[in-house]
Context: one part of a larger RNA
RNA sequence: AGCGCACGGAGGAUGCCUAGGCACCAGGAGCCGAAGAAGGACGUGGCGAACAACGAUACCGCCCCGGGGAGCCGUAAGCAGGCAUUGAUCCGAGGAUUUCCGAAUGGGGAAACCCAGCUGUCGUAAUGGGCAGUUACUACUAAGUGAAUACAUAGCUUAGUAAGAGGCAUACCAGGGGAACUGAAACAUCUAAGUACCCUGAGGAAGAGAAAACAAUAGUGAUUCCGUCAGUAGCGGCGAGCGAACGCGGAUUAGCCCAAACCAAGGAGCUUGCUCCUUGGGGUUGUAGGACGUCUCACAUGGAGUUACAAAAGUGUUUGGUAGGCGAAGAGGUCUGGAAAGGCCCGCCAGAGCAGGUAAAAGCCCUGUAACCGAAAGCAAGCACUCUCCGAGACGGAUCCUGAGUACGGCGGGACACGAGAAACCCCGUCGGAAUCCGGCAGGACCAGCUGCCAAGGCUCAACACUCCCCGGGGACCGAUGGGGAAGCAGUACCGUGAGGGAAAGGUGAAAAGCACCGCGGAAGCGGAGUGAAAAAGAACCUGAAACCGUGCGCUU
Numbered sequence: 001a002g003c004g005c006a007c008g009g010a011g012g013a014u015g016c017c018u019a020g021g022c023a024c025c026a027g028g029a030g031c032c033g034a035a036g037a038a039g040g041a042c043g044u045g046g047c048g049a050a051c052a053a054c055g056a057u058a059c060c061g062c063c064c065c066g067g068g069g070a071g072c073c074g075u076a077a078g079c080a081g082g083c084a085u086u087g088a089u090c091c092g093a094g095g096a097u098u099u100c101c102g103a104a105u106g107g108g109g110a111a112a113c114c115c116a117g118c119u120g121u122c123g124u125a126a127u128g129g130g131c132a133g134u135u136a137c138u139a140c141u142a143a144g145u146g147a148a149u150a151c152a153u154a155g156c157u158u159a160g161u162a163a164g165a166g167g168c169a170u171a172c173c174a175g176g177g178g179a180a181c182u183g184a185a186a187c188a189u190c191u192a193a194g195u196a197c198c199c200u201g202a203g204g205a206a207g208a209g210a211a212a213a214c215a216a217u218a219g220u221g222a223u224u225c226c227g228u229c230a231g232u233a234g235c236g237g238c239g240a241g242c243g244a245a246c247g248c249g250g251a252u253u254a255g256c257c258c259a260a261a262c263c264a265a266g267g268a269g270c271u272u273g274c275u276c277c278u279u280g281g282g283g284u285u286g287u288a289g290g291a292c293g294u295c296u297c298a299c300a301u302g303g304a305g306u307u308a309c310a311a312a313a314g315u316g317u318u319u320g321g322u323a324g325g326c327g328a329a330g331a332g333g334u335c336u337g338g339a340a341a342g343g344c345c346c347g348c349c350a351g352a353g354c355a356g357g358u359a360a361a362a363g364c365c366c367u368g369u370a371a372c373c374g375a376a377a378g379c380a381a382g383c384a385c386u387c388u389c390c391g392a393g394a395c396g397g398a399u400c401c402u403g404a405g406u407a408c409g410g411c412g413g414g415a416c417a418c419g420a421g422a423a424a425c426c427c428c429g430u431c432g433g434a435a436u437c438c439g440g441c442a443g444g445a446c447c448a449g450c451u452g453c454c455a456a457g458g459c460u461c462a463a464c465a466c467u468c469c470c471c472g473g474g475g476a477c478c479g480a481u482g483g484g485g486a487a488g489c490a491g492u493a494c495c496g497u498g499a500g501g502g503a504a505a506g507g508u509g510a511a512a513a514g515c516a517c518c519g520c521g522g523a524a525g526c527g528g529a530g531u532g533a534a535a536a537a538g539a540a541c542c543u544g545a546a547a548c549c550g551u552g553c554g555c556u557u
Stems, first nucleotide, its partner, number of pairs: 001556009015542001016507002020478002022475001024473002027470002029467002031167002039101003042055003046079002050075002062095002065092003071083003106115003116135007137164002139161007172203001173201005183190001187237001213220002224251005234242002255459003258403001262281009286437001288402004292396006302390004313386008322377001324373002330346001332345004347364002349353001355367003408432007418444001439454005494501002514541001517528004
């Protein structure tokens, strides 16, 4: 030195565990903000820092209403001092306070700072100063004032308005913009894809929506979503690829209001008999309807209503929710053990044998579970009442009305599954530009016939999308190099000028019973003693693999 055996050190794999995650299901909720948000800074305790909580009324606090019933003063021990059956701590509803920054809004500013005006008030001999309120901009409304320019208007000033501004749930929705990689085995039309991304806006959903729709000789009857039709018909350097609709089956159902004709009132203009404006009535459709004229019935034992269809509020009640209450049955015997919930032998409950804990494996020990019960106050939904609102029809066919720079056409684009194609339908730019019910549009060029429908105004519940969040539930989900980046004070430490990047780190024991005391040592530490089932569980703490490092012994060289 090598190999082997034994015993150690070091190390932290493995096993077991879970305090944390992940993906779901059902229900709820789906916004907050100038009445100052989200997010922060700085403070607040008798005792240093931090987290959490709170805000100069400040370390779980103030007021009040309920619950609850014996301990309490957070994590967090300790010291000191207190509170509590005159009901504390704790839990829930409502309210008060809520520094400074932040849209930040009196002015400024390098966020959490500096400096003001006005009104009121306190204080000073006076000045300085303190406190409370108020003072940004825009929009709208009203009033005042008021140029060029006579009336006027613009402008300006003031007052009022829970008006707007900002945040976010990295989701869902609508709109405005809008790629490339890629695929086509290259690449240009095409694809990827109207995707990613940017911007704007909104809601708990959004959008769409009550036929100028489909269809086809038969019919349907707003929209949305799902299944099918169907990878069909089609589109396509007819390549790669893209890809419907009708119909059928379901989910859910809800329909309405204006403009106009005409009437009335008020007002304006000037050409003085017309036009226009405002408000109210009227009216809302395609078998055309309405105005208009004539006629009939009716005005309340009726109907409807706060989601459209007009709109505001109150009371009562029920249910649910935001704290809770009650809740059966073995301290059975014995054995092992440190410990019984385990084994054996006996019982009992069960509308409760879900689950968690208790020294190991508990229906009957604890918390609970089933069932039952419960709210002063806010909230949600339903119902009832108060309340609020309400005419309908027939006939006539002369006149009037029925959404105009619109429909549509040319040219250029876009969007439709549809790439200009025979290219309809829809939208935009530009240039032209109708008809008026004897009217107009559509049915995939176009024409005729036929059929369907009535554009150029508006509103609209549900069915459909999503989950920052709350409650409950369960996972052929993970178990500390896994599962979230984060099981521990993590978006922390640390890195970066910055945008941004971004860790590591779990386990004594049933219980601290966390080793009094003695010895050695400067200490660290170690040896006794003691605790404990165990200290080869001593905090560098469960188990404790391997690499790696030793000691002893054996063999070989």
Notes: The part of an RNA shown here (large-subunit ribosomal RNA, domain I) has 557 nucleotides and comes from Paenibacillus castaneae. It matches the Rfam family "Bacterial large subunit ribosomal RNA". Its family is annotated with structural constituent of ribosome and ribosome in the Gene Ontology. Lineage of the source: Bacteria > Bacillota > Caryophanales > Paenibacillaceae > Paenibacillus. It was read from a public genome assembly.